Molecule: Bacterial RNase P class A
Organism: Gammaproteobacteria bacterium
RNA sequence: AGAGUUGGCCGAACAGCCGCUGCCCCGUGAAUCGGGGGAGAGGAAAGUCCGGGCUCCAUAGGGCAGGGUGCCAGGUAAUACCUGGGAGGCGUGAGCCUACGGAAAGUGCCGCAGAAAAUAUACCGCCUGGUUCUUUUUGAACUCGGUAAGGGUGAAAUGGUGCGGUAAGAGCGCACCGCGCGACUGGUAACAGGCGUGGCAGGGAAAACCCCACCCGGAGCAAGAUCAAAUAGAGGUGCAUACGCGCGGCCCGCGCGGCGCCUGGGUAGAUUGCUUGAGCGUUUGGGCGACUGAACGCCUAGAUGAAUGGCUGUUCUCGACAGAACCCGGCUUACAGGCCAACUCGAUUU
Repeated sequence: AGAGUUGGCCGAACAGCCGCUGCCCCGUGAAUCGGGGGAGAGGAAAGUCCGGGCUCCAUAGGGCAGGGUGCCAGGUAAUACCUGGGAGGCGUGAGCCUACGGAAAGUGCCGCAGAAAAUAUACCGCCUGGUUCUUUUUGAACUCGGUAAGGGUGAAAUGGUGCGGUAAGAGCGCACCGCGCGACUGGUAACAGGCGUGGCAGGGAAAACCCCACCCGGAGCAAGAUCAAAUAGAGGUGCAUACGCGCGGCCCGCGCGGCGCCUGGGUAGAUUGCUUGAGCGUUUGGGCGACUGAACGCCUAGAUGAAUGGCUGUUCUCGACAGAACCCGGCUUACAGGCCAACUCGAUUU
């Protein structure tokens, strides 16, 4: 110098002027007015996919349905996240990826090809015997059987390789590999190792239904709470019952319509919830790590038709994806370019 891997950081900079949304101080007793000061989007604010806080509703306890998770241990408020480890796979390597329980509970599926796709089976073959023909052997045809070594089909064919064995073959026997079972050793565990034992079983797929184990109450800040208008409306009470209407024509009586006071509910609207929090930074202790304890320091948007912008000047590498809406922890997706650290590979030079 080239090609990579992993982790982390930045996301044009500075100054002036004019605005916009909160906060603090003063005028001021009060303000929506005036003056001054200070603050004002992100690493993803996004998708809303998980987990929690908070709020309301429901709830004795248990179950069904439905949904989720699925190797082991740990971290955490919690998780489907993270860390460390195991197993399998990929890469020369640094390293990366994995829905990684059960196919011997049951049901279903495996197109085409192929004999057979799962109670196994036999197309071409191989072999002993029998019959017939021919014949010196041999060969040919048919047939009772044996067999699955070889060929052929397929993504996948009932352990693999080798030797022995046999009429031909076959875990039929043996060695090694693989697999099942048993105890032992190491490890918290997943698991690993060697030993013994069984000739070896029922192929795949659970990202088909399903089974097993564990977890999950519902809705969400437009949650919820407070105040509370009216020529709106409800209940109670007092006064008036002159008049009108209804109780089929009349009388009594009752109800409705009037005025004053009291009461709660609650629409419009306003306020609150709202940002001091599982918070951030530094130092230090524990831990391989995720993470966590202690001390000190810091305050860092809070709008509600919804602010965070515009102009000018200088400079550079000429600027990507993108805009908070109750709050946090994750994941995923988008992203011009730049910086830092550790490590790997192949080559060259010294």